Predicted 3D model of a 348-nucleotide part of an RNA (small-subunit ribosomal RNA, central domain) from an uncultured organism. Rfam family: Bacterial small subunit ribosomal RNA. RNAcentral holds the full RNA, with entries from ENA, Greengenes and SILVA. Model confidence (mean pLDDT): 89 of 100.
[in-house]
Context: one part of a larger RNA
RNA sequence: CUGGGCGUAAAGCGCGCGUAGGCGGAUUGGAAAGUUGGGGGUGAAACCCCAGGGCUCAACCCUGGAACUGCCUUCAAAACUAACAGUCUAGAGUUCGAGAGAGGUGAGUGGGAUUCCGAGUGUAGAGGUGGAAUUCGUAGAUAUUCGGAGGAACACCAGUGGCGAAGGCGGCUCACUGGCUCGAUACUGACGCUGAGGCGCGAAAGUGUGGGGAGCAAACAGGAUUAGAUACCCUGGUAGUCCACACCGUAAACGAUGAAUGCCAGAUGUUGGACAGCAUGCUGUUCAGUGUCACACCUAACGGAUUAAGCAUUCCGCCUGGGGAGUACGGUCGCAAGAUUAAAACUC
Numbered sequence: 001c002u003g004g005g006c007g008u009a010a011a012g013c014g015c016g017c018g019u020a021g022g023c024g025g026a027u028u029g030g031a032a033a034g035u036u037g038g039g040g041g042u043g044a045a046a047c048c049c050c051a052g053g054g055c056u057c058a059a060c061c062c063u064g065g066a067a068c069u070g071c072c073u074u075c076a077a078a079a080c081u082a083a084c085a086g087u088c089u090a091g092a093g094u095u096c097g098a099g100a101g102a103g104g105u106g107a108g109u110g111g112g113a114u115u116c117c118g119a120g121u122g123u124a125g126a127g128g129u130g131g132a133a134u135u136c137g138u139a140g141a142u143a144u145u146c147g148g149a150g151g152a153a154c155a156c157c158a159g160u161g162g163c164g165a166a167g168g169c170g171g172c173u174c175a176c177u178g179g180c181u182c183g184a185u186a187c188u189g190a191c192g193c194u195g196a197g198g199c200g201c202g203a204a205a206g207u208g209u210g211g212g213g214a215g216c217a218a219a220c221a222g223g224a225u226u227a228g229a230u231a232c233c234c235u236g237g238u239a240g241u242c243c244a245c246a247c248c249g250u251a252a253a254c255g256a257u258g259a260a261u262g263c264c265a266g267a268u269g270u271u272g273g274a275c276a277g278c279a280u281g282c283u284g285u286u287c288a289g290u291g292u293c294a295c296a297c298c299u300a301a302c303g304g305a306u307u308a309a310g311c312a313u314u315c316c317g318c319c320u321g322g323g324g325a326g327u328a329c330g331g332u333c334g335c336a337a338g339a340u341u342a343a344a345a346c347u348c
Stems, first nucleotide, its partner, number of pairs: 004319003007302002012316001014201004021194003025088005033081002035077008049065006091191001092188003095184005103177007110154001115149007125136002162169002206247006215241002220236004258315006266293013297304002321348003330341004
């Protein structure tokens, strides 16, 4: 390389948009680039292969054949692929009418709780634990009532419910805004799929500058526990968590399952529509999601099974024994932390 693979054995990029490239619906026509068949030319000799022959054999040499899988040219064919010229509507999209939704951004606003502050009542404890102590409290704590401040998160509703490409999204209201589903017929007429590079988004932690800081809480301090206890438990507590802008670019970024299309028994929940029937709140049909069980089939098994890991096609990514190692060196990116690309010696 071919091959074989990628849910759990090594292996699907975290996710999207999209360039080149690859692949691509139905149908008609002529042309003939690929394709197929025939002819011609060429493909030096030697070598290799085959059949003979000559040196006493062999190596070696000679003769003939085959082959030289290729290239050029010409005649023809027209199914397929490509190109050209048309046509179409099943893919894709537009239009119109409805609909659901924690989709996104910004602004405003609400109640409960924790903490703190002020005031009232009130007195000796409170807190914490397996048990304690550190800690708070007669300078009046804990408890309780009223008032105020401030920050963060949104109980119930809440649901293998919804939305989003993924990360993710949950009080309420408004403004702006993205996508999706159903129904209808009208329009465009293959406008499609994938996607190396590239570009963008991307939890948490972390970084920079400026704010903010209630609770929680790495680090740190103390108290315990213990043989020790740089822990688990307790009392405190700073970064951080929050906001704005800018970086970082990684996660068990998981369905450990790339995207798209078609086909292949069913049953039963649930979400959003549409249609029909009537007992007017049920039944049936259908489309789009989201679950469970299960046949064929697949799988090493577990299991998967119309939301496939089944049967096929297209395109991309990735794997090739364990360790060394996702490391070294070099490159690129980054303020840094580091990220990314990515070996070898050696060893089993």